[in-house]
């Protein structure tokens, strides 16, 4: 810089009190064992492989050996916008966008 982020997928061992990125609030997970480390298993299909179309670029389908990633809850939710819609009177709901973040190339 570009793409994606409401889908999917957990057991065991060590360990021993926190964790859900950061700030604030909410909500939640956690001694029926948090973080972290290790093993095994799995999910997905970004890179990758094969096939087809195609001048190329690229697109589609299939695959999973390898490189990553991931395996509570939407990136847990909200925050920002002289934004939109609904509700109806100060709130609530909802859609879109922005910022920040995560992952891949």
């Nucleotide at each position: 810089u570009u793409a994606u982020c409401a889908a999917g997928a957990a057991a065991g061992g060590c360990a021993g009190a926190g964790g859900g990125a950061u700030u604030a609030g909410a909500c939640c997970c956690u001694g029926u064992g948090a973080a972290g480390c290790c093993u095994u298993a799995g999910c997905a299909a970004c890179c990758c492989u094969u096939u087809a179309a195609c001048c190329u670029a690229u697109u589609a389908a299939a695959g999973a050996a390898g490189g990553u990633g991931c395996u509570a809850a939407a990136u847990u939710c909200u925050a920002c916008c002289u934004a939109g819609g609904c509700u109806a009177c100060u709130u609530g709901c909802u859609u879109g966008g922005a910022u920040a973040g995560a992952u891949a190339a």
The prediction has a mean pLDDT of 80.
SAM riboswitch aptamer (S box leader) from uncultured Flavicella sp., 105 nucleotides, folded computationally.
The RNAcentral record of the sequence draws on MGnify.
The model forms 97% of the base pairs in the Rfam consensus.